[in-house]
Context: one part of a larger RNA
RNA sequence: UCCUGCGACUUACUAGCCGUGCCAAGUUUAAGCCGUUAGGCGAAGGCGAAGUGAAAGCGAGCGUUAAUAGCGCGUUAAGGCAUUGUUAGUAGACCCGAAACCAGAAGAGCUAGCCAUGGCCAGGUUGAAGCUCCCGUAACAGGGAGUGGAGGACCGAACACGUUAAGGUUGAAAACUUUUGUGAUGAGCUGUGGUUAGGAGUGAAAAGCUAACCGAUUCUGGAGAUAGCUGGUUCUCCCCGAGAUAGUUUUAGGACUAGCCUCGAGUAAUUAACUUGUGACCGUAAAGCACUGAUUGGGCUAGGGGGCUUACCCGCUUACCAAACCCUGUCAAACUCUGAAGAUUACAAGUCGUAGCUCGGGAGUCAGACUGUGUGAGCUAACUUUCAUGGUCGAGAGGGAAACAACCCAGAUCGCCAGUUAAGGUCCCAAAGUCAUAGCUAAGUGGUUAAGGAUGUGAAGACGCUAUAACAGCUAGGAGGUUGGCUUAGAAGCAGCCAUUCCUUUAAAGAGUGCGUAAUAGCUCACUAGUCGAGCGUCUCUGCGCCGAAAAUGAUCGGGGCUAAGCUAUGCACCGAAACUGCGGAUUUGUCCGUAAGGGCAAGUGGUAGGGGAGCGUUCUGUAAGCCGACGAAGCGGUACCGUAAGGAGCCGUGGAGGUAUCAGAAGUGAGAAUGUAGGA
Repeated sequence: UCCUGCGACUUACUAGCCGUGCCAAGUUUAAGCCGUUAGGCGAAGGCGAAGUGAAAGCGAGCGUUAAUAGCGCGUUAAGGCAUUGUUAGUAGACCCGAAACCAGAAGAGCUAGCCAUGGCCAGGUUGAAGCUCCCGUAACAGGGAGUGGAGGACCGAACACGUUAAGGUUGAAAACUUUUGUGAUGAGCUGUGGUUAGGAGUGAAAAGCUAACCGAUUCUGGAGAUAGCUGGUUCUCCCCGAGAUAGUUUUAGGACUAGCCUCGAGUAAUUAACUUGUGACCGUAAAGCACUGAUUGGGCUAGGGGGCUUACCCGCUUACCAAACCCUGUCAAACUCUGAAGAUUACAAGUCGUAGCUCGGGAGUCAGACUGUGUGAGCUAACUUUCAUGGUCGAGAGGGAAACAACCCAGAUCGCCAGUUAAGGUCCCAAAGUCAUAGCUAAGUGGUUAAGGAUGUGAAGACGCUAUAACAGCUAGGAGGUUGGCUUAGAAGCAGCCAUUCCUUUAAAGAGUGCGUAAUAGCUCACUAGUCGAGCGUCUCUGCGCCGAAAAUGAUCGGGGCUAAGCUAUGCACCGAAACUGCGGAUUUGUCCGUAAGGGCAAGUGGUAGGGGAGCGUUCUGUAAGCCGACGAAGCGGUACCGUAAGGAGCCGUGGAGGUAUCAGAAGUGAGAAUGUAGGA
């Protein structure tokens, strides 16, 4: 991992509700007794037939109250018992699952400490005290030699330990092997016997050890502890079909009530929904500055500052600051003189046709996600977060977007080798135009982005010059007062400053556009003439392009490839889905016909949680001393048959003795999942 079997909503009592049965203003027995597969007796008691008040009590009324008013609860509807189903409560209460808690026992043959009694420590080294002798001292002290044999002394086997490294790691071993180490007369090691234990022991203390996992041993019991948590929960079809919100919560991944779903009963009015019209209401978007505030420039002018003047009081002045006021230009979620779309609501009409509301039974939901729009938070960041309002997903398949829950199209009852379309497409992959007309693009732009940059190119427009000759090129001129004045070492058109930068000669020529010189010089420009002969220059707006443009394994528009098969505009075809249509079938609801069976018509039939309905199959019981069965039961294998499904036949083979229709009843009643469980491979 697979196969086969087993494996989870039960049972009792009580209560509510739906259905069914019996009796009915009643209904029903309980314990018990008799009988013993049946049934009978048993009226104590219960529920109902009257309520109301705290109660006394009163009573179709009662209570409140001073009240006869008002108000509250009643009167005007039949129940009781039994039972299927369903839900709740109490019980283990759908199943499996803790870590833990408590009680009583069993453990110190492992290990920790202690007690008693025994045992063990090769060999070698060092050489304390004491003692003896000698020296020495007044005597001690002190010194030397010898002797001696101390020590949690030294080296090192046994023994004990376990430092290092390697191996081993489904091991030879649930802690080992080899190597290398530490202690080795001591707080040493060790045999045997004994003793101390579970909130307890023991501990040279590591929460270590207490029989291979100890921050509280093991076993059994309480016990099916509890688990707002995780996992699992077994046949089929049909109808409807959510929620991820509000309030509250020692509450936030739980729950209760409401909201939203379903089933039944009742009710019934334009009740609900939608559209239109006419009103009401509002203060958003926008806009505005009339208020509240913010705010540009100017004017006018209090106050303040500076300057002048002044003994003081005054006074003058100001390109300083500046209230109020005036003009001008702006801003606001917590501004509004205004004010939409739109929301809400009333009435009316139309559409629709119960979709509404009330009561009762059963739920699930309380983590939502993305996207469009309007806001907040954040960085006008986030596949971010908080709201509001639509959509989709959730619970939605199909087509498109290469692939792609949440985007676009579109809501799948089933079948068809029929048709039409949507989004999106029509050169090939790949269904359909190498379609038409008019343009644009040259960048493979298309098929990545900005500020910014540019004689890319198309369209529109404005202004200026131009046959009295423009624009570009070429030829020639470009002068004089004057080196303007100042400054300066110098300043001569050309360092800098000043100037109404003037005048003259001219076709024209600046007190000079740039280069240049130390300063001059020199080159050039403006300006003018000639030559040439037709358009030229500047700007605005706009279409499509260009640059800006760097990333890590091999590139790419989905690919090939494309100059259209790119982009813009217009048009006609075609393709394209489970959409729509056609044909056939099923089924639900409503309605009509029909005694019924059935038929016609209309509208439906995606679906998770969940509600409702109808069925299939398994085991056992009755039916059944029946029926089938050695002319072959069950089981197993095969098979092209039947049914909308669960499923059901027939036949063949195997098997070798039981099986069981129908209609009912009762359940240990359906497996693919639970790190399920037993066996097997």
This is a predicted structure of a 681-nucleotide part of an RNA (large-subunit ribosomal RNA, domain II) from a Trueperaceae bacterium. The RNAcentral record of the full RNA draws on ENA. Lineage of the source: Bacteria > Thermotogati > Deinococcota > Trueperales > Trueperaceae. Its mean pLDDT, the model's own confidence on a scale to 100, is 87.